RNA sequence: UUAUCAAGAGUGGACGAGAGAUUCGGCUUUAUGACUCCACAGCAACCUACCAAUAGGCAAGGUGCUAAUACCGACAAAGCUAGUGCUUUGACUGAUGA
Numbered sequence: 001u002u003a004u005c006a007a008g009a010g011u012g013g014a015c016g017a018g019a020g021a022u023u024c025g026g027c028u029u030u031a032u033g034a035c036u037c038c039a040c041a042g043c044a045a046c047c048u049a050c051c052a053a054u055a056g057g058c059a060a061g062g063u064g065c066u067a068a069u070a071c072c073g074a075c076a077a078a079g080c081u082a083g084u085g086c087u088u089u090g091a092c093u094g095a096u097g098a
Stems, first nucleotide, its partner, number of pairs: 001098005010040005018029003023074004041066003046062003050057002070093001075090006
């Protein structure tokens, strides 16, 4: 810089207190052991390889991922509304790949 981010996919072991990126608010999750690390398994199909020929397939290799939409909101616009509320779109920030 660019593409994607409402789908999908967990067991065991170690550790022992927070975790869900950051700030605030909300809401969840966690001693029935989370988060993190390791092993194995799985999901997906961004890149490479292969088949096919620009579609698509495959899942061997390089990554990634495996609670909740990137958990939700915050900023802007439009619409609705009794409302400090709701909906949609966009932005910002972030994650992953190339």
Model confidence (mean pLDDT): 85 of 100.
Predicted 3D model of a 98-nucleotide RNA (SAM riboswitch aptamer (S box leader)) from a sheep gut metagenome.
The sequence is in RNAcentral, with records from MGnify.